A computed fold for a 1398-nucleotide RNA from an uncultured bacterium, annotated as small-subunit ribosomal RNA. Its Rfam family is "Bacterial small subunit ribosomal RNA". Rfam links the family to the GO terms structural constituent of ribosome and ribosome.
């Protein structure tokens, strides 16, 4: 830095993720080298080999081997005895040295380590240096011989012998030790006296002598190791808080190399601790490794100090040095041997083995170097160490080739089919040869050491020179050059964000992925595989740990109003921290400089390996600690110094529901008692349960008794909080004003302590009126262990004790000190006018707005959530959980304190838009209300469910499906079953081949598709290739009303013809957004005006359109007729005034008045006018919403089918029927019906049509032809209506289903399955339950016409005109929608969310 809480947004917070790193492990893969590095696990058992000797120049000697001599077998040298010799040496005495070197980290929280000091309180073997010496003696001992015991370790007697073994003696100016003296801080050093004490190898060597060399004593001193001691540093844990009897300390003794309770005896009661004792728990510590900017934090493998252990545990001895890893003893556990008496042994050395683990190498070589031991030296010894070996464990370095090659090759993928990628990659040409591999050559480490020679020197030791020898690694490193060819050499993990990199099959919440968000339910860049690409590369990924990022434990560098977080409140102990002035001191603090802060390590500068890693020189640093000098401002110590400004005390005043205790007073409630009185009281939403005739309630008197304090009363006082209310008295605490007498810094905050501490409660013992947990009973209610109602025990009250905890809250710890202002209010003071309310001013409470400034926002702001000092308290993600177990308190309920296991990716905080409320507020609508007429009941029609069925195609499914797609299924339609028959095809187009027609005429079979024939007619153009046209074969492809309307265009339905939905500037906010859009008014409207950080514009509203309804003008046929004429008929002359048609106009704009509004915008009412406030009606549908509806209207992606899920055909289905639901007509009748007489439309249709008169059937209809491409003719009588007549309330003269009969019409065909006619038949129905529908004027009702669809077929639908209604108080409710504000833990948005119980 960055990902995750949200619809977003800021902030809190937590979780995760990109770095680096390791003694690792685990998966895939693996070319070659240097350098490092390898048992973290069982300090578990260990087989087998080494790992400590060495010296003959310390000694007695000779078992083996050399050399000589001598003898015997025998044979050219060999066995074998015997004797010497010391070239050499086993055993053994003795000297050194085994305490070093090597491993390992149990255990240790310690003077154990690290650092800096002390030893006046100590040792030191080899070594250096100085000095003085090395004298005389003596007894044994082992080996050896010789004899026993034993299985073996191993032992015993007996007899001899040396010594640099051991003893004794002389001798020491020195050394020790006690006294005194001097001298020091001090036991030190020096000196001097007196006593006292104690050594020697006269060995060894040395070719001739002498002598050298080297041992050895005694003392001083040095170096070197080592001991003891002391200041300070470093882990968790208080759910360890008191521990301690040799503990502390004296004193005498005793012990050490030394101090010292290290022992010991007496004496005395003391030591340590909240600055963490004592216990528990882990742990070897440090130079340094690893991260980090740093300050931290984690860690201690390999390298180097120390420390400590060696099977466990405990002893001592030897020695300078050890309480000894490969040394003894004793004990324990195991392991091996044994003749059962007994005895051996200790791999946390080096390899190795076996077990444990996720894991960790060779039973090599070598003493060539370095280094140890031991010797005069040659040398020996050396698992230390030099080296190799196995491991990609790490770290570095090199390679697998380079250059050229486009036709952009083959092959993969991909694809919009065009072409993209892989890719200059490949192939193909040229060129290199590192490492590898083969052959030759061949180091450095060798400085030295030895051995032999020479020379120096008087000789020797020593120096020099010459020459030989000496290498485990390793015949390695490096070099050549040949010889080889590009030959032997590339992988792994990822592609969704974070985080470089994509596509395309498969799969279809399945297999799987996944660090964190998530990803997968059929188009998955996220699974699995392939192409592609990114990163890294002999590696590359997971896993584990550490750090970091994490300011998420915050010293650097955080927070607690509300996110997690201020103890409920005060006192007060320690501790922290503190006013002003001089003087000292120099602990802190500063500044210099010494000493140390081992070496490796990290930096920096250079050298060495061909570079690197390495290695190696120089430097620089190592923030500490110890000393010296020096400086004194700030802290701090003393001066028992000084001052008054803090802070305390007097003194004068003053307000109060501060506290204790007594005592008293009304008013109401209840209860008794009496009086009056009579039937109901009480109670609730609205009842009952209770109470009452045994006399309530209600209402006068009078009594008892407890509790509690109306009005004043308040955002008002008061106290530390909890809390304090009737009055009066006594007896206390604390403030706040003034003053400035007094003390002098006595001040603030406070871990632990300790008081106070509401309500509930608990314990004794009063008391008890009313209210009341529990319980009772009556209601509600699905239930109702509640709410609502009668009752009612504890309680509540009071004394005295306990408990001690609240949303104990201003959710805000105390203190000082400081930094705008306004306004109220309780208590004081000063000043000014004063006449009284007044003013200005100051302290000191209590509020409420507000600058700055702070906050994540809210908000707070002199009573701070501001800006600073001080001091306590608290916090680190939700959830477990304020729980569990430990203490502690409590009489008990509980209370303080206070975990983990496991689980999640998140809980929480503030604000924002929306939605959402049985929240508010405004308004609107046939939404209610007023009405009018209806469904729901009854038969049919019609359309759905559901059932049946070969099929009963298919879609629509709350409102926004259901007389809906369908403006009309008998065949066709048609998608559905059943049979048949067909596959380049019913239907398009190319190509390649064939015929030449195509097609008409027409037989047979079939249910027709269709199949098989048949005779006749026989193409067009023409540039003679062919080309069109048609059929036929073949091949690309046609086809699909199959699947996804949840991939999709298009176009539709709803909310809604609702008033709404949006931007650009600017403002404001951190943001998300908000403002414009809100607010007063107003409209049908975001409509129109005024305000106002807003200013302006876009899509809707409205307005342009059309139609209607008035009037003018034009025109005047088919249209009309007023006026003249003519008639049976505007028929015809005539005419265009009317009507009417159809084109342009006019008109309606609150324009006019008056009222009212803010002088607005409008609203109320008038006036004219055919019309009056958008005149009616119609077209018109904003941003979006329902993954709404349609893939079957069309078009369209992937998917599927292809002799079939395409395509003809016939027949049948879609017309079924117990049943349900929904929308029509038609009724039940007197406002009808029924017959009969008469009258008025508006719109439209119309040549495959529409049909007139006229005749003929009761009739549907039939004939029949005039006439019309239509304001000409037609369909075409309109019906309700209007006048008579009958019917008389009945299942009727209502109602018309149902049914037979007989016909018409349409049509290839009315059986399944059409419509009408006429005769006869007369079901169900008597106005319809819950419940719900439409409708505000020429509407509702009611009446008839006509059109599309169409041969036919209309109760449906889309027009039409005719007659013509009643109500609207008003907005409380029911729905639905519009605004503004409010709450939200909701955003998939109340059909969310979510809790409990089973």
């Nucleotide at each position: 830095g960055a990902g995750u809480u949200u619809g977003a947004u800021c902030a809190u917070g937590g979780c995760u993720c990109a770095g680096g790193a390791c003694g690792a492990a685990c998966g895939c893969u693996g070319g070659c080298g240097g350098c490092g590095u390898g048992c973290u696990u069982a300090a578990c058992a260990c087989a087998u080999g080494c790992a400590a000797g060495u010296c003959g120049a310390a000694c007695g000697g000779a078992a083996a081997g050399g050399c000589c001599c001598c003898c015997a077998c025998c044979u050219u040298g060999g066995u074998g005895g015997g004797g010497g010799u010391g070239c050499u040496c086993g055993a053994g005495u003795g000297g050194c040295g085994a305490a070093c070197g090597g491993g390992u980290g149990a255990g240790u929280a310690a003077c154990a380590c690290g650092u800096g000091g002390g030893u006046g309180a100590u040792c030191u073997g080899c070594c250096c240096u100085g000095u003085a010496c090395u004298u005389c003696g003596g007894g044994a001992u082992a080996a050896g011989c010789u004899u026993g015991g034993g299985a073996a370790a191993c032992u015993g007697g007996g007899u001899c012998u040396a010594a640099u073994a051991c003893c004794g003696g002389a001798u020491a100016g020195g050394a020790c030790c006690a006294u005194g003296g001097u001298u020091u801080a001090g036991u030190g050093u020096c000196u001097c006296a007196u006593g006292g004490u104690g050594g020697a190898a006269a060995g060894a060597u040395u070719a001739u002598u002498g002598u050298u060399u080297u041992g050895g004593u005694g003392c001083a001193g040095g170096a070197u190791g080592a001991g003891c001691u002391c200041g300070c540093g470093g882990c968790c844990u208080a759910u360890c808080a008191g521990c301690u009897u040799g503990u502390u300390g004296g004193u005498g003794g005793g012990g050490u190399a030394a101090u010292g309770g290290c022992c010991u005896a007496c004496c005395a009661a003391g030591g340590c601790g909240u600055c963490g004792a004592c216990g528990g728990g882990u742990a070897g510590c440090c130079g340094g490794c690893c991260u980090g900017a740093g300050a931290g934090g984690g860690u201690g493998g390999a390298c180097g100090g120390c420390c400590a252990c060696a099977u466990u545990g405990g002893g001592a001895c030897u020695g300078a040095g050890a309480u000894a890893c490969g040394g003894c003893c004793c004990a324990g556990a195991c392991u091996c041997c044994u003749a059962c008496g007994g005895g051996a042994g200790g791999c946390a050395g080096c390899a190795g083995u076996g077990g444990g683990g996720a894991a960790u190498a060779u039973u090599g070589c070598a003493c060539a170097a370095u280094g140890g031991g031991c010797g005069c030296a040659a040398g020996c010894c050396u698992g230390a160490u030099g080296c190799a070996g196995c491991g990609a464990c790490g770290c570095c370095g090199c390679g697998u080739g380079g250059g050229g090659g486009a036709u952009g090759a083959c092959g993969g993928c991909c694809u919009u089919c065009g072409g993209g990628u892989u890719g200059u990659a490949a192939a193909c040409u040229c060129c290199u040869u590192u490492c590898g591999u083969u052959a030759g050559g061949g180091a450095c480490g060798a400085a030295g050491c030895c051995g032999c020679a020479c020379u120096u020197u008087u000789u020797u030791u020593g120096g020099g020179u010459g020459u030989g020898g000496u290498g485990a690694c390793g015949g390695u490193a490096c070099c050549u050059u040949u010889g080889u060819u590009a030959a032997g050499a590339a992988g792994c993990a990822c592609c969704g964000g974070c985080u470089a990199a994509c596509u395309a099959c498969g799969u279809g919440c399945c297999a799987g992925c996944a660090g964190c968000c998530g990803c997968g339910g059929u188009a998955a860049u996220a699974c699995g595989u392939a192409g592609g690409g990114u990163g890294c590369g002999a590696g590359c990924g997971u896993u584990g740990u550490c750090c970091g990022g994490a300011a998420u434990u915050a010293c650097u560098g955080g927070g607690c109003g509300u996110a997690a977080a201020g103890a409920g409140c005060u006192c007060g102990u320690a501790g922290g921290u503190g006013g002003u002035u001089u003087g000292u001191u120099g602990c802190g603090u500063c500044g210099u400089c010494u000493g140390u802060g081992a070496a490796a390590u990290u930096c920096c500068g250079g050298g060495g390996c061909u570079u690197a890693a390495c290695u190696u020189c120089g430097g620089g640093g190592u923030g500490g600690c110890a000393g010296g000098c020096g400086a004194u401002a700030c802290g701090g110590g003393c001066a028992u110094a000084a001052c008054u400004a803090g802070a305390g005390u007097g003194c004068u005043g003053u307000a109060g529901g501060g506290g204790a205790g007594a005592c008293u007073g009304g008013a109401a409630u209840u209860c008794c008692u009496g009086g009056u009185g009579u039937a109901g009281c009480g109670g609730u939403g609205g009842a009952a349960u209770g109470c009452g005739c045994a006399g309530a309630u209600a209402u006068c008197a009078g009594g008892a008794g407890g509790a509690a304090c109306a009005c004043c009363g308040a955002u008002g006082g008061c106290g530390a909080a909890g809390g304090c209310a009737g009055g009066u008295c006594u007896c206390u605490g604390g403030g706040c004003a003034g003053u400035a007498a007094c003390u002098g810094a006595c001040g603030c905050u406070g871990a632990g302590g300790a008081g106070c501490g509401a309500a509930a409660g608990c314990a004794u013992g009063g008391g008890g009126a009313g209210c009341g947990a529990a319980c009772a009973g009556g209601a509600u209610u699905a239930g109702a262990u509640a709410c609502c109602c009668u009752g009612g025990u504890a309680g509540u009250c009071c004394a005295u004790g306990c408990u001690g905890u609240a949303a104990a809250c201003g959710g805000u710890g105390g203190g000082c000190g400081u930094u705008a202002g306004g306004u109220g209010u309780g208590g004081g003071g000063a000043c000014c006018g004063g006449u009284u309310u007044g003013g200005u001013u100051u302290c000191u409470g209590u509020g409420c707005c507000g600058u700055a400034g702070c906050u994540a926002a809210c908000g707070c702001a002199u009573u701070a959530a501001g800006c600073g000092c001080c001091c306590c308290g608290c916090c680190u993600g939700g959830g477990g959980a304020g729980u569990a177990c430990g203490g502690c308190c409590g009489c008990a309920a509980g209370g303080c304190u206070a975990a983990a296991a496991c689980u999640c990716a998140a809980a929480g905080g503030a604000a924002u838009u929306g939605a959402c409320g049985g929240g508010g507020g405004c308004c609107c609508g046939c939404a209610c209300a007023a009405g009018c007429g209806g469904c729901g009941g009854a038969g049919c029609a019609u359309g759905u469910g559901g059932a049946u069925u070969a099929a009963u195609u298919c879609g629509a499914u709350g409102c926004a499906a259901c007389g809906c797609g369908a403006a009309g299924a008998a065949c066709c339609u048609u998608a559905c079953c059943u049979g048949g028959g067909u596959u380049u095809g019913a239907c398009a187009u190319g190509c390649a081949c064939c015929a030449g027609a195509c097609g008409g005429u027409u037989g047979u079979a079939g249910a027709g598709a269709u199949a098989c024939g048949u005779a006749c007619c026989u193409c067009c153009c023409u540039u003679u290739g062919u080309g069109g046209u048609u059929g036929g074969u073949g091949u690309g492809c046609a086809g699909g009303u199959g699947g996804u309307g949840c991939a999709u265009g298009g176009u539709u339905g709803u909310c809604g013809u609702c008033a709404g939905c949006u931007c650009g500037u600017g403002u404001c906010g951190u943001g998300a957004g908000a403002u414009g859009u809100u607010g007063g008014g107003u409209u049908a409207a975001g409509u129109c005006c005024c305000g106002c950080a807003a200013c302006g514009a876009g899509c809707g509203c409205a307005a342009c359109c059309c139609u209607u309804g008035u009037c003018a003008u034009u025109a005047g046929u088919u249209g009309c007729c007023a006026u003249c004429a003519u008639u049976u008929a505007g028929u015809u002359g005539g005419g265009c005034a009317c009507u009417c048609u159809a084109a342009u106009g006019a008109g309606a704009c609150u324009g006019c008045c008056g009222g009212u509004g803010a002088c607005a915008a409008g609203c109320c009412g008038g006036a004219g006018g055919a019309a009056g406030g958008u005149g009616g009606g119609g077209a018109u549908g904003a941003c979006g919403u329902c993954a709404a509806g349609u893939c079957c209207u069309c078009a369209u992606g992937g998917c599927c089918c292809u002799u079939a899920u395409g395509a003809c055909c016939a027949g049948g289905g879609c017309u079924u029927c117990a049943c349900a639901c929904g929308u029509c007509a038609u009724a039940c009748a007197a406002u009808g019906g029924u017959c009969g007489g008469u009258a008025c439309a508006g719109a439209g249709g119309g040549u495959a049509g529409c049909c007139a008169a006229g005749c003929c059937g009761c009739g549907a209809g039939g004939u029949g032809g005039a006439g019309c491409c239509a304001a000409u003719c037609u369909c075409a009588c309109a019906a309700a209506a209007c006048c008579g007549a009958u019917c008389g309330u009945a299942g009727u003269c209502c109602g018309g289903a149902u049914u037979g009969c007989a016909c018409u019409c349409u049509g290839c065909a009315a059986c399944u399955c059409g419509a009408g006619u006429g005769c006869a038949u007369g079901a169900a129905g008597u106005c319809g339950g819950a419940a719900u529908c439409g409708c505000u004027a020429g509407u509702a009702g009611u009446c008839g016409c006509a059109g599309g669809u169409c041969a036919g077929c209309a109760u449906a639908c889309u027009g039409c005109g005719g007659u013509g209604a009643a109500u609207a108080c008003g907005u409380u409710c029911c729905c639905g929608g519009g605004u503004c504000u409010u709450g939200u833990a909701c955003a998939c948005a109340c059909c969310g969310c979510c809790c409990g119980u089973c």